[in-house]
RNA sequence: UGGUUAUCGAGAAAGGUGGAGGGAAUAGACCCUGGGAAGCCUUAGCAACCCUUCGGCCGUGUGCCGGAGAAGGUGCUACAUUCUAUCCGGCCUGCCCGGGCAGAUAACGA
Numbered sequence: 001u002g003g004u005u006a007u008c009g010a011g012a013a014a015g016g017u018g019g020a021g022g023g024a025a026u027a028g029a030c031c032c033u034g035g036g037a038a039g040c041c042u043u044a045g046c047a048a049c050c051c052u053u054c055g056g057c058c059g060u061g062u063g064c065c066g067g068a069g070a071a072g073g074u075g076c077u078a079c080a081u082u083c084u085a086u087c088c089g090g091c092c093u094g095c096c097c098g099g100g101c102a103g104a105u106a107a108c109g110a
Stems, first nucleotide, its partner, number of pairs: 001110001003108006013043005021032003026085004044077003049073002051069007058061001081102001087099004091094001
C1' cells in the first nucleotide's frame, strides 16, 4: 500500500513544549481556536479489538454465546462517522428514516 472480517453506541484530560491552525481528504456550511490550534513529550485515564480467566451450547471448530479482569500490544480521551456538493430507497416530506460510497480502529493474511 491494497485485501478479508468485525465495530463505528457509550466512555475517558491535565501539565510541559509549540505558535496558527484544527474537526480524514477538495469546496462550501457549521463548530473549536492567541482565554493558545496542529504537532511533539510526560503523567493520568477510558474502552475491551488482541489478550487472561470462568461458565454454557453443539455443528467439536483457529467455533458460537454470556460473565469477570486489565499486566501487556494497539486505539482513543471537544461536539458529531456534523451536513451538503455525492449516490440509492422509503413515506410520515423533514433539523426525517434506512442503505451505499468514502473514512476511522482492530485482528488476520498478501
SAM riboswitch aptamer (S box leader) from Robiginitalea sediminis, 110 nucleotides, folded computationally. Model confidence (mean pLDDT): 77 of 100. The sequence was found by an Rfam model in a public genome assembly. Its Rfam family is "SAM riboswitch aptamer (S box leader)". Its family is annotated with regulation of gene expression in the Gene Ontology. About the family: The SAM riboswitch is found upstream of a number of genes which code for proteins involved in methionine or cysteine biosynthesis in Gram-positive bacteria. The model forms 94% of the base pairs in the Rfam consensus. The organism belongs to Robiginitalea, within Bacteria.